[in-house]
Context: one part of a larger RNA
RNA sequence: GGACGAACGCUGGCGGCGUGCUUAACACAUGCAAGUCGAGCGGAAAGGCCCUUUCGGGGGUACUCGAGCGGCGAACGGGUGAGUAACACGUGAGUGACCUGCCUUCAUCUCUGGGAUAACCCCGGGAAACCGGGGCUAAUACCGGAUGCGACUUCCUGCUGCAUGGUGGGGGGUGGAAAGCGUUAGUGGAUGGAGAUGGGCUCGCGGCCUAUCAGCUUGUUGGUGGGGUAACGGCCUACCAAGGCGGUGACGGGUAGCCGGCCUGAGAGGGCGACCGGCCACACUGGGACUGAGACACGGCCCAGACUCCUACGGGAGGCAGCAGUGGGGAAUAUUGCGCAAUGGGCGGAAGCCUGACGCAGCGACGCCGCGUGAGGGAUGACGGCCUUCGGGUUGUAAACCUCUUUCGACCCUGACGAAGCGUGAGUGACGGUAGGGGUAGAAGAAGCGCCGGCCAACUACGUGCCAGCAGCCGCGGUAAGACGUAGGGCGCAAGCGUUGUCC
Numbered sequence: 001g002g003a004c005g006a007a008c009g010c011u012g013g014c015g016g017c018g019u020g021c022u023u024a025a026c027a028c029a030u031g032c033a034a035g036u037c038g039a040g041c042g043g044a045a046a047g048g049c050c051c052u053u054u055c056g057g058g059g060g061u062a063c064u065c066g067a068g069c070g071g072c073g074a075a076c077g078g079g080u081g082a083g084u085a086a087c088a089c090g091u092g093a094g095u096g097a098c099c100u101g102c103c104u105u106c107a108u109c110u111c112u113g114g115g116a117u118a119a120c121c122c123c124g125g126g127a128a129a130c131c132g133g134g135g136c137u138a139a140u141a142c143c144g145g146a147u148g149c150g151a152c153u154u155c156c157u158g159c160u161g162c163a164u165g166g167u168g169g170g171g172g173g174u175g176g177a178a179a180g181c182g183u184u185a186g187u188g189g190a191u192g193g194a195g196a197u198g199g200g201c202u203c204g205c206g207g208c209c210u211a212u213c214a215g216c217u218u219g220u221u222g223g224u225g226g227g228g229u230a231a232c233g234g235c236c237u238a239c240c241a242a243g244g245c246g247g248u249g250a251c252g253g254g255u256a257g258c259c260g261g262c263c264u265g266a267g268a269g270g271g272c273g274a275c276c277g278g279c280c281a282c283a284c285u286g287g288g289a290c291u292g293a294g295a296c297a298c299g300g301c302c303c304a305g306a307c308u309c310c311u312a313c314g315g316g317a318g319g320c321a322g323c324a325g326u327g328g329g330g331a332a333u334a335u336u337g338c339g340c341a342a343u344g345g346g347c348g349g350a351a352g353c354c355u356g357a358c359g360c361a362g363c364g365a366c367g368c369c370g371c372g373u374g375a376g377g378g379a380u381g382a383c384g385g386c387c388u389u390c391g392g393g394u395u396g397u398a399a400a401c402c403u404c405u406u407u408c409g410a411c412c413c414u415g416a417c418g419a420a421g422c423g424u425g426a427g428u429g430a431c432g433g434u435a436g437g438g439g440u441a442g443a444a445g446a447a448g449c450g451c452c453g454g455c456c457a458a459c460u461a462c463g464u465g466c467c468a469g470c471a472g473c474c475g476c477g478g479u480a481a482g483a484c485g486u487a488g489g490g491c492g493c494a495a496g497c498g499u500u501g502u503c504c
Base pairs, nucleotide, nucleotide: 001504002503003502004501006500007499008498009497010496013371014370015369016368017367018366019364020363021329026327027326028325030324031323032322035072036071037070040069041068043065044064047063048061049060050059051058052057079282080281081280089206090205091204092203093202094201095200098199099198103195104194105193106192107191108190109189111145112144113143114142120135121134122133123132124131125130151174152173153172154171155170156169157168158167159166160165180187181186208254209253210252215245216244217243220242221241222240223239224238225237226236227235257279258278259277260276261272262271263270264269284305285304286303287302288301307318308317309316310315335361337360338359339358343357344355345354346353347352374404375403376402377401384395385394386393387392408445410440411439412438413437414436418431421428422427448493449492450491451490452489453474454473455472459488460487461486462485463484469476470475
């Protein structure tokens, strides 16, 4: 000198764009953050409509729809950085060892049966959370039979490679598919091939400190059989062998999410990993599996633990490292806001519903950038202040005064783009009466902070008297202090200026 997610002191006019718990991965009141589909199903709690009514109600319809069965989603999106020194990450490769819902494409098929169960009704238990028994019913829910390319197994055979092998043709055997809905258009179902997308696994190389850690290891290293997985594998198990790693630093300890990048620097390098993007890990702590194409699953389940809450004491409920917000910690970090109008996501044929993702608004000079606080004229160089050698000097064209302008702010009028879209149409914007435009008045509402001994730009007076104090280093202060305090003046930056901390 530059930089910052900063903080502190003094000060503070406006706007745009960013950005804001770095500490306690401390504990959390309250609300919201993941639903949707009636074009899968039986239905009808509520509303609408129709009929009826003794005005209590009853019946119908399915416009619509609570709860339920069923499907898809809930594994995305959002948060955090605790753990992790590891194939976690980056980069490059491999998978002849693998999976992939929804989407695209190609081919074939969609035949025939069955038994249940929730909702509902009845009964019962419980303070509650909820639970049990009996009876009825439906399906794109569940289970059989048929057919079947492919699958598994076995036999014959062609081609071929990169070791295990890959790929094609034929025969036998084994067990296995499907669903409907809709007025039409259509949409769905099953099996298989290919694609796309997403992922799993493996390997080369790369990136912290410590030797005041020198030896480490028994599923350990390898083999065989078996199990398990989508898949290779000591992943697991039984048996066998005795191996495997290490001064090119094993093992241990400390620290740490990694990267694209960011800061600095001429570069080499050094430091950092906040915002944004990619990957990983975690979701009160520890463990476990279930469902599923996908989880060992933040707003799912089970067990254990700590903590909090309810209880009729028998038993239950909970998990903000989602968005706000509260307490606490701290030098320190925001609103319990508006909207789904846009973008994106889930479901749905669609309308649409949901969406604290997101779009906006609010707060903070926290940062960057832009603008303003007026412009020109104006000397007898006014008054006042300060200094003085008492002549004067300086503040200083500064002010007054004259002429002018009106940005920003204030007020009045007007007033968007973002709307491609969706809807037959009417219509549909949170931001927002915002930005922008036109007009009105008037210099009117808007300057501070640090420093002035040298480094380092800027000097005098008074007060003080090694006191009070200053200080980054050198050092100032003990009676004329340019170094302390105040004043005048000056220098430097400016809605900021200084200080502290950290990095280069």
The part of an RNA shown here (small-subunit ribosomal RNA, 5' domain) has 504 nucleotides and comes from a sediment metagenome. Its mean pLDDT, the model's own confidence on a scale to 100, is 86.